[in-house]
RNA sequence: AUAUGCCAAGGGCAAACCCGUCGUGAGGCGGGGGCGCAAAGCCACCGGUCCGUAAAACUGCGGAUAGCGGGGCUGCCGCG
Numbered sequence: 001a002u003a004u005g006c007c008a009a010g011g012g013c014a015a016a017c018c019c020g021u022c023g024u025g026a027g028g029c030g031g032g033g034g035c036g037c038a039a040a041g042c043c044a045c046c047g048g049u050c051c052g053u054a055a056a057a058c059u060g061c062g063g064a065u066a067g068c069g070g071g072g073c074u075g076c077c078g079c080g
Stems, first nucleotide, its partner, number of pairs: 002080001004078002012037002017032006035067001041073003045070003048065007
């Protein structure tokens, strides 16, 4: 530098659900919780899904989801 995650160590993140809070909503954030995750770290670029709105153009605009897939950037340990 590159491929990889069978094994180990130290750790990390945190689904459903519950409480609080913000939002019209999808959903976000904090606490509890722990289904899972080797990028479940970061980015809405492409597709999907969802919400709001204008509408009637099988359409626009705005938003959510990175734990739906792809892509981009970065990174710990082991191993080849």